[in-house]
RNA sequence: GCGAGUGUAGCUCAGUUGUUAGAGCGCUUGCUUCCCAAGCAAGAGGUCCGGAGUUAGAGUCUCCGUACUCGCA
Numbered sequence: 001g002c003g004a005g006u007g008u009a010g011c012u013c014a015g016u017u018g019u020u021a022g023a024g025c026g027c028u029u030g031c032u033u034c035c036c037a038a039g040c041a042a043g044a045g046g047u048c049c050g051g052a053g054u055u056a057g058a059g060u061c062u063c064c065g066u067a068c069u070c071g072c073a
Base pairs, nucleotide, nucleotide: 001072002071003070004069005068006067007066010025011024012023013022019056027043028042029041030040031039049065050064051063052062053061
C1' cells in the first nucleotide's frame, strides 16, 4: 500500500426482513439473616466509534473518516 472483519450499558455480547435498544455479570436500594455470603424484588446506567447521504422512519442500507484485529504485498 491492498483486501476482509470488528466498534452497541462499567465488562462480555445479542439485536432477525429498517419501525420508540436488550441479556448475563457488575453497580444501587429494599426484603431475608445476629453478621457476611447466597437467594428474592425493584432501580439506575446508552445520543449504538465520528461525519454525511437514502428513507415518513437507520444500531441495521450507501459513502467518507477513524481505532483495533487478521490476511496479502
A computed fold for a 73-nucleotide RNA from an uncultured bacterium, annotated as transfer RNA. Its Rfam family is "tRNA". By type it is a transfer RNA. Model confidence (mean pLDDT): 82 of 100.